[in-house]
This is a predicted structure of a 71-nucleotide RNA (transfer RNA) from a Patescibacteria group bacterium.
RNA sequence: GCGGGAUUCGUAUAGUGGUAGUACAUCGGUCUCCAACACCGAUGGCGGGGGUUCGAUUCCUCCAUCCCGUG
Repeated sequence: GCGGGAUUCGUAUAGUGGUAGUACAUCGGUCUCCAACACCGAUGGCGGGGGUUCGAUUCCUCCAUCCCGUG
């Protein structure tokens, strides 16, 4: 240089055009003499720009970061 892949709550990971989920963690509550466990609840997220569309995490494009292959 060329080709390919990935980017979603703090972490891990689903989600092929119509209200973004789950687990752990965090916080609050119930329980307990206290704590832990367990249970209930809450907070918090689509890497950035542009485009297509009535509507984009999803499709297209450029950029950024990381990974793999190759000369």
Background:
Its mean pLDDT, the model's own confidence on a scale to 100, is 83. The organism belongs to Bacteria candidate phyla, within Bacteria. Rfam family: tRNA. Rfam describes the family as follows. Transfer RNA (tRNA) molecules are approximately 80 nucleotides in length. Rfam classes the family as a transfer RNA.